[in-house]
RNA sequence: CAAGUUCGUUGUGCGGUCGCGGCCGUAUAUAAUACGGGUGAGGAAAGUCCGGGCUUCAUAGGACAGGAUGCCAGAUAACGUCUGGUGAGAGUGAUCUUGGGAAAGUGCAACAGAAAAUAACCGCCCAUAUGGGUAAGGGUGAAAAGGCAGGGUAAGAGCCUACCGCGGUCAUGGUAACAUGAACGGCUGUGUAAACCCCAUCCGAAGCAAGACCAAACAUAAGAGCGUUUACGGUGGUCCGCCUAGUUCUUGGGUAGGUCGCUUGAACCACAUGGUGACAUGUGGUCUAGAUAGAUGAUCGCAUCGGCUUUAUAGCUAGACAUAACCCGGCUUACAGACGAACUUGUUUU
Numbered sequence: 001c002a003a004g005u006u007c008g009u010u011g012u013g014c015g016g017u018c019g020c021g022g023c024c025g026u027a028u029a030u031a032a033u034a035c036g037g038g039u040g041a042g043g044a045a046a047g048u049c050c051g052g053g054c055u056u057c058a059u060a061g062g063a064c065a066g067g068a069u070g071c072c073a074g075a076u077a078a079c080g081u082c083u084g085g086u087g088a089g090a091g092u093g094a095u096c097u098u099g100g101g102a103a104a105g106u107g108c109a110a111c112a113g114a115a116a117a118u119a120a121c122c123g124c125c126c127a128u129a130u131g132g133g134u135a136a137g138g139g140u141g142a143a144a145a146g147g148c149a150g151g152g153u154a155a156g157a158g159c160c161u162a163c164c165g166c167g168g169u170c171a172u173g174g175u176a177a178c179a180u181g182a183a184c185g186g187c188u189g190u191g192u193a194a195a196c197c198c199c200a201u202c203c204g205a206a207g208c209a210a211g212a213c214c215a216a217a218c219a220u221a222a223g224a225g226c227g228u229u230u231a232c233g234g235u236g237g238u239c240c241g242c243c244u245a246g247u248u249c250u251u252g253g254g255u256a257g258g259u260c261g262c263u264u265g266a267a268c269c270a271c272a273u274g275g276u277g278a279c280a281u282g283u284g285g286u287c288u289a290g291a292u293a294g295a296u297g298a299u300c301g302c303a304u305c306g307g308c309u310u311u312a313u314a315g316c317u318a319g320a321c322a323u324a325a326c327c328c329g330g331c332u333u334a335c336a337g338a339c340g341a342a343c344u345u346g347u348u349u350u
Stems, first nucleotide, its partner, number of pairs: 001346010012303007020040002023037005042321001046332002049330005054207004061240004066203005071085005086099005100198002105196002107192003121138002123134004146164002149161003165187001166185002169182005211260004221251006233243002267286008305319001306317003
């Protein structure tokens, strides 16, 4: 200098004028109104994919079915998230992707190929009319009786041997996943489980339009089914158990208003200590929307980053994705531009 990999910050700043929402204070009397103070949409607010807090069912459970996750250890309120480690694969590498079980069983694998499991087309050997032996070589395919070299054989074959692979056992290290080593075993026909299945762990449901209170109005109206010792009622499904005397459906009538829930939190920032790290503990500091048809803006000036134009000066232009509705922790997706850090590879110079 070039090319990459991973992580992080930002995505305008300052001032003036006017306007809007809610909070606090004064005028003042609880109103209206005026003045003053401070505050007001993100890194994803998006998706609604996970986990919770909170609310209701609810007095009570148990079993089965169903669903979710899937290497080991840790963090966390919890998680399908994150951190570290480890096996496999890709990459020169920094790094990235990924993980229970195929020897419990069943299913599937188009086409090609002789054959996808009751393995023999060509080939090789023996006999030679038929026939017998073979699975080394060739061909098809993602995959065809473990690979390679030698011995052996009529020709061949783990038939035998060495090395590798595979299998379980033992020893050492490690909390563990796992790694290393030794001896033994000729050795089990490929892949697929986001196919059925097996194994381990976990799992109430619904949701702020949840729900609570106040006010007002109407018809505790009509019909049908079941039940009243026994449920067909009781918030995932089925059964058992438990509770209770009403419950389900259809027709018809009234209301749609107001207040709360509604923002002080598993909150944020800084420092210290512990830890490889996610994070934890302690000390100090901060209070930062709560709307309800829905506010969080408009405009002017200066500056700054970038872009366009120009020989240059000058000039023009805020310029991506987007816009809170109960809250929080993650994941995923979108993103013009600007900035920073670490690491890897290549080239050149010293």
A computed fold for a 350-nucleotide RNA from Eubacterium sp., annotated as Bacterial RNase P class A.
Model confidence (mean pLDDT): 77 of 100.
It is recorded under the gene name rnpB.
NCBI's taxonomy places the organism under Bacteria, Bacillota, Eubacteriales, Eubacteriaceae, Eubacterium.